[in-house]
The RNA shown here (transfer RNA) has 74 nucleotides and comes from a Bacteroidota bacterium.
Its Rfam family is "tRNA". It is annotated as a transfer RNA.
The sequence is in RNAcentral, with records from ENA.
The organism belongs to Bacteroidota, within Bacteria.
The coordinates come from a structure-prediction model, not an experiment, and the mean pLDDT is 80.
RNA sequence: ACCGCCGUAGUCCAAUAGGCAGAGACAACGGACUUAAAAUCCGUCCAGUAUGGGUUCGAGUCCCAUCGGCGGUA
Repeated sequence: ACCGCCGUAGUCCAAUAGGCAGAGACAACGGACUUAAAAUCCGUCCAGUAUGGGUUCGAGUCCCAUCGGCGGUA
């Protein structure tokens, strides 16, 4: 330099022929249990989807540019 993949909650990660953004796990907080704690169980909490444009009635999803990460080729 070129090619590919990725960027969604505090963390990991779903949502794919464009149609209600949390399905789920961990963490945190409250409670139950316990002499107390761990484990377990119940509940609560948390996003405008990297940034800026475009297309569309409608974009996490499609298009363009930029930023960042990973891999590959030279």